[in-house]
RNA sequence: CCGUGCUAGACGGGGAGGUAGCGGUGCCCUGUACCUGCAAUCCGCUGGAGCAGGGUCGAAUUCCUGCCCGAGGCCUGGUCUUGUGGGGUCCGGCCGCGGUAAGCAGUGAGGAAAGCUGGGUCCUGCGCAACGUAAAUUCAUGAACCCCGUCAGGCCCGGGAGGGAGCAGCGGUAAGUGAACCCUUGCGUGUGCCGCAGGGAAACCUGGCUGGAGCCGGCUGCCGGGGUAACGCCCGGAAGGCCCUGUCGACGGCAGGUGCACGG
Numbered sequence: 001c002c003g004u005g006c007u008a009g010a011c012g013g014g015g016a017g018g019u020a021g022c023g024g025u026g027c028c029c030u031g032u033a034c035c036u037g038c039a040a041u042c043c044g045c046u047g048g049a050g051c052a053g054g055g056u057c058g059a060a061u062u063c064c065u066g067c068c069c070g071a072g073g074c075c076u077g078g079u080c081u082u083g084u085g086g087g088g089u090c091c092g093g094c095c096g097c098g099g100u101a102a103g104c105a106g107u108g109a110g111g112a113a114a115g116c117u118g119g120g121u122c123c124u125g126c127g128c129a130a131c132g133u134a135a136a137u138u139c140a141u142g143a144a145c146c147c148c149g150u151c152a153g154g155c156c157c158g159g160g161a162g163g164g165a166g167c168a169g170c171g172g173u174a175a176g177u178g179a180a181c182c183c184u185u186g187c188g189u190g191u192g193c194c195g196c197a198g199g200g201a202a203a204c205c206u207g208g209c210u211g212g213a214g215c216c217g218g219c220u221g222c223c224g225g226g227g228u229a230a231c232g233c234c235c236g237g238a239a240g241g242c243c244c245u246g247u248c249g250a251c252g253g254c255a256g257g258u259g260c261a262c263g264g
Base pairs, nucleotide, nucleotide: 001264002263003262004261005260006259009057010056011055012030013029014028015027020046021045022044023043024042034054035053036052037051038050063257064256065255066254067253068252072248073247074246077243078242079241080240081239082238084236085235086234087233090232092231093228094227095226097224098223099222100221102220103219104218106215107214114210115209116208117207118206119205120204121203122199123198124197125196126195127194128192129191130189131188132187133186134185135184137180138179139178140177141176147172148171149170150169155164156163157162
């Protein structure tokens, strides 16, 4: 160096979770890597390894060690977005209020503020007018008998002369009814560009006189105070994106290492 037969070993690994710790079953990553049975209120182990049984390869492309790369997972922190719960400390935002008068607008020498004064709106009394109503007045009507006058006929009294009561009719009248209403009287009023007298706290409207430059507070600004919580802000927790750090780390790459026996 070659050949044959073996042995160690390999026939997947990793992350989170779980566990006293570890391996497995279930999840995820990697990517193709024998078979059967077992296992989550689980199965097994206390080791250099899932347990039990079987199979293949076998000292190297496949095993072991170190380094590199790094899928993916996990921990911590930061930041952004979205949606959510809470707060009311914020010269934030928004909405009222009070003040100020720097700016703008308005108003003012065709006279501001201020002062004095008159009138009106308001109240009381009286009057006038209007309207309404009642009375009064005028006219008409108005009683079977119990109203009046006249009383035909008829009736009564009387010897007679004569006398008497009286229905209907006619005339009139009372209460009442109806109408008219120029004038008169009383009462009333959601009435009046009406009149007279008196009162008048406040407010508003309007006029006059004095006066001689401000007045007002709509908008902005500034100051103070109140409310609100859509938004900003603050606090909490959730989901997602990105970044930093740490940890484990598959696949892959590089370097190195690896036994026994027999024969030639």
Bacterial large signal recognition particle RNA from a Bacillota bacterium, 264 nucleotides, folded computationally. RNAcentral records the identical sequence in 2 taxa. The source organism's lineage runs through Bacteria, Bacillati and Bacillota. Its mean pLDDT, the model's own confidence on a scale to 100, is 75. It matches the Rfam family "Bacterial large signal recognition particle RNA". The literature on the family includes a 2003 paper in Nucleic Acids Res by Rosenblad et al., "SRPDB: Signal Recognition Particle Database". Rfam classes the family as a non-coding RNA gene. From the family's description: The signal recognition particle (SRP) is a universally conserved ribonucleoprotein involved in the co-translational targeting of proteins to membranes. The RNAcentral record of the sequence draws on ENA and Rfam.